[in-house]
RNA sequence: GACGUGCCAGCGGGAGAGACUGAAACACGAACCUGUUCGUGAGUUCGGCGCCGAAGGAGCAACUGCCCCGGAAACUCUCAGGCAAAAGGACCGCUGAUACGAC
Numbered sequence: 001g002a003c004g005u006g007c008c009a010g011c012g013g014g015a016g017a018g019a020c021u022g023a024a025a026c027a028c029g030a031a032c033c034u035g036u037u038c039g040u041g042a043g044u045u046c047g048g049c050g051c052c053g054a055a056g057g058a059g060c061a062a063c064u065g066c067c068c069c070g071g072a073a074a075c076u077c078u079c080a081g082g083c084a085a086a087a088g089g090a091c092c093g094c095u096g097a098u099a100c101g102a103c
Stems, first nucleotide, its partner, number of pairs: 001103001003101004008096006018049001020048005026041007050083003056079001057077003063070001
C1' cells in the first nucleotide's frame, strides 16, 4: 500500500400492524341559565378489545448409539417494544478510525 473479518462513529436506504374505543384532567371555541352544557384536540393519564415483529429478550432442528450439556436464524413466542406523522428500527450500502488475520 491494498484485501478480509470484528468493534465504534458519521451519512443514506429501511417493513409490518386500530389516525380503534371508554373515562378523567387540560387547552381552545360556542351557547347563555355566569356556572353549567355542547363541540374539537394526531397531545397527557388510566383502562378495554383487536393486531404487528426487523430494538432488546426467550425457545428449538440437524449434529450424538443412549442420557446430560452445547446447539442458528429473517423460523417460532410476544415479556418488552410498536400499530397517522415524528422517533425508533433487524438488515444493506458508502466513508472514517481502530484491532486481528493473511499478502
Molecule: Glycine riboswitch aptamer
Organism: Marinobacter confluentis